[in-house]
Context: one part of a larger RNA
RNA sequence: CUAGGCAUAAAGGACACGUAGGCAAUGAAUCAAGUUGAAAUUUAAACGUGCCAACCCAACUGGCGGAAUGCUUUCAAAACCAAUUCACUUGAGUAGGAUAGAGGGGAGUGCAACUUCGUGUGGUAGGGAUAAAAUCGAGGGAUAUAGGAAGUAACUUCGAGUAGCAAAGGUAGGUUUCUAGGUUUUUACUGAUGCUAGGGUACAAAAGCUUUGGGAAAAAACAUGAUUAGAUACCCUACUAGUCCAUGCCGUAAUGAUGAGUGGUCAUCCUGGUCCGAUGAUCGGGGGCUCAACUAACUCAUUAAACACUCCUCCUGGAAAGUAUAGUCGCAUGACUGGAACUC
Repeated sequence: CUAGGCAUAAAGGACACGUAGGCAAUGAAUCAAGUUGAAAUUUAAACGUGCCAACCCAACUGGCGGAAUGCUUUCAAAACCAAUUCACUUGAGUAGGAUAGAGGGGAGUGCAACUUCGUGUGGUAGGGAUAAAAUCGAGGGAUAUAGGAAGUAACUUCGAGUAGCAAAGGUAGGUUUCUAGGUUUUUACUGAUGCUAGGGUACAAAAGCUUUGGGAAAAAACAUGAUUAGAUACCCUACUAGUCCAUGCCGUAAUGAUGAGUGGUCAUCCUGGUCCGAUGAUCGGGGGCUCAACUAACUCAUUAAACACUCCUCCUGGAAAGUAUAGUCGCAUGACUGGAACUC
């Protein structure tokens, strides 16, 4: 490079935006670069090929003919592609009216619980823990109980649903403010402004790192107590980092194991609109079941893994190995790119 593939066998980038590039609606007119046709020039000879001749024949040799991708020039055609121009509205947007939502950021704020502190009540030996215990804590009066102060994190239960929203990660006390996207409807406007996307950029759970606060609760590590043959564990008692706020990094997991977009093709349930077609119709989203089709099978099946088209990533036996080296990035941990030998 070709061919075949990427749910589960190797293989979809975590996710989006977007540059180059690729691909891309409808109707006309012009043009003639690509494209198609015709003619002419050229395409050396030899070789090869058809016929003929000569040497007794063959080989070899000689003669004649035909063929020859293509290049250049001229003429013509105008479907497709390219280009230019003019239109068009169904793709795509904009505007107006409605509308659903844990979408995002900021600032106030709320309740119970918990812990600590201090004040009482109470007054004695217990408490707590576990399968059972011990470590622990309590005569400096605990545990229990009343109200008070301070503190932080979480927003369980209900609403609640297989629900909703968001590009993904994710998103839930409540109020307010700022802000993004969606759906539907009118058919008002623009008039192809579109799809995809190498490099690039933004965002990205948890853990971890920098600096500063905070620290209730539970809790890696560490340390005890048990258990056990041992027990660097499971169980218990304590407890630090971290979990929280702010700031800047890190850039991994990221599953629908299914890249994005477009087109047409049943019934049924949930959900958001519109319409007096209302036990319904029609758009948008989310589920379950099932034909045809596809599939190695399981399954999938209008939210496809079916039928088609466009663009991009990636795969090519196992192991070595996501290792070595090198480069880029990072404060660091490390991340990204990423082999080979030996071997089966």